Record summary: The RNA shown here (FMN riboswitch aptamer (RFN element)) has 172 nucleotides and comes from Hyphococcus luteus. The prediction has a mean pLDDT of 79.

[in-house]
RNA sequence: AGAAAUCUUCGGGGCGGGGUGAAAGUCCCCACCGGCGGUAAUGCGAAAGAUUUACUCUUUCGACGAGCCCGCGAGCCGAGGCGAAGCAAGGGCGGACGCCCUCAAACGCCAAAGCAGGAUUCCGGUGAGAGCCCGGAGCCGACGGUCAUAGUCCGGAUGAGAGAAGAUUGAC
Repeated sequence: AGAAAUCUUCGGGGCGGGGUGAAAGUCCCCACCGGCGGUAAUGCGAAAGAUUUACUCUUUCGACGAGCCCGCGAGCCGAGGCGAAGCAAGGGCGGACGCCCUCAAACGCCAAAGCAGGAUUCCGGUGAGAGCCCGGAGCCGACGGUCAUAGUCCGGAUGAGAGAAGAUUGAC
């Protein structure tokens, strides 16, 4: 340095004000919040250099940086899903033999210990380049409960969990 194994700990935030009403943290107006991993020209900090200083630029190192870009978890819905090949048929191309696309059964793998699939972003700026920076506007947010409809209250949950940190053993 470190495959792998075992164990330990950690692992979600938010209704403040006003209105209506018999009653609302649930409606209306303003407000507030954003799990985990990845990506991340710019931004932040430090050092060195380009020049004597500053601005600026370059290089190296470090921490952080996306709810709505990619993937994952949780919760809820949900019974078929995926793969290679491909019959009949349909479609496309071609002058034609033919080739390509869609595609049933069968085959292989996965699936009620829940598979596949299932929420949400634009505009402007800077710049060679922005889904991530800066500014603005917008959108999304399981289920059950409730004197009244819930991202923010209560409950399943002293649960589960993406993962994070550490300890021990330790092939090589």